[in-house]
């Protein structure tokens, strides 16, 4: 250089092109407890950037960027 895969909460993962993007764990507050842990309740938090297709895009297409792999 060329080809392939990949990018969603702090982290690990979901989501036929159509619901207010959903869980687990971590965080914050509370209940309980002599205290801690555990348990339970509540709460905040995310689609890498840009363009296109579509009535509608996390999902499809193109470009860019980051990460991984293959090839000489």
């Nucleotide at each position: 250089g060329c080809c392939c895969c990949u990018a969603u909460a702090g982290u690990u993962c979901a989501a036929c092109g159509g619901a207010u993007a959903g869980a687990a764990u971590a965080g914050a507050g509370g209940u309980u407890u002599c205290c801690u842990a555990a348990a339970c309740c509540u709460u905040a938090g995310a689609u890498a950037g840009g363009a296109g297709u579509u009535c509608g895009a996390u999902u499809c297409u193109c470009c860019u960027u980051g990460g991984g792999g293959g090839u000489a």
Predicted 3D model of a 72-nucleotide RNA (transfer RNA) from a Bacteroidaceae bacterium. Rfam family: tRNA. Rfam's curators write: Transfer RNA (tRNA) molecules are approximately 80 nucleotides in length. Its mean pLDDT, the model's own confidence on a scale to 100, is 82. The source organism's lineage runs through Bacteria, Pseudomonadati, Bacteroidia, Bacteroidales and Bacteroidaceae.